[in-house]
């Protein structure tokens, strides 16, 4: 700088005065690489990476409910702003270049 997000997914053990941190096992998620088709678009697959597993804050149209009456309270909340988070493969090599990537998935359209 660009893209995406508020969805999903936790137990056990250890350390610490506490906040919290660490370990083990597990789970979640298609952001990157890879695979599913020679290529493109879409979709899929947790294999190689990265990340996550309590929770952002404020404002707010509309809607719902109640009181009540043109107002108030509560709930929900498109959207907006601010803040934040994640990703923009990994390893070896001075470089050129090389290496690994599943027992999963194995599809739709186009060229």
């Nucleotide at each position: 700088g660009c893209a995406u997000c508020a969805a999903g997914a936790g137990a056990g053990g250890g350390c610490u005065g506490g906040c919290g941190c660490c370990c083990u096992c597990g789970c979640c998620a298609a952001c990157c690489u890879g695979c599913c088709u020679a290529c493109c678009c879409g979709g899929g697959c947790a294999a190689g990476g990265u990340g996550g597993c309590a929770a952002g804050a404020a404002a707010a149209a509309g809607c719902c409910u109640g009181u009540a009456u043109u107002a108030c309270a509560g709930g929900u909340g498109a959207u907006u702003u601010c803040a934040g988070a994640u990703g923009c493969g990994g390893c070896c090599g001075a470089g050129a270049g090389g290496c690994a990537a599943c027992g999963a998935a194995a599809c739709g359209g186009g060229u």

Predicted 3D model of a 111-nucleotide RNA (SAM-I/IV (S-adenosyl methionine) riboswitch aptamer) from a marine eukaryotic metagenome. The model forms 100% of the base pairs in the Rfam consensus. The coordinates come from a structure-prediction model, not an experiment, and the mean pLDDT is 79. Rfam family: SAM-I/IV (S-adenosyl methionine) riboswitch aptamer. For this family Rfam cites "The aptamer core of SAM-IV riboswitches mimics the ligand-binding site of SAM-I riboswitches" (Weinberg et al., RNA, 2008). Gene Ontology terms of the family: S-adenosylmethionine metabolic process and regulation of gene expression. Clan: SAM clan. The sequence is in RNAcentral, with records from MGnify.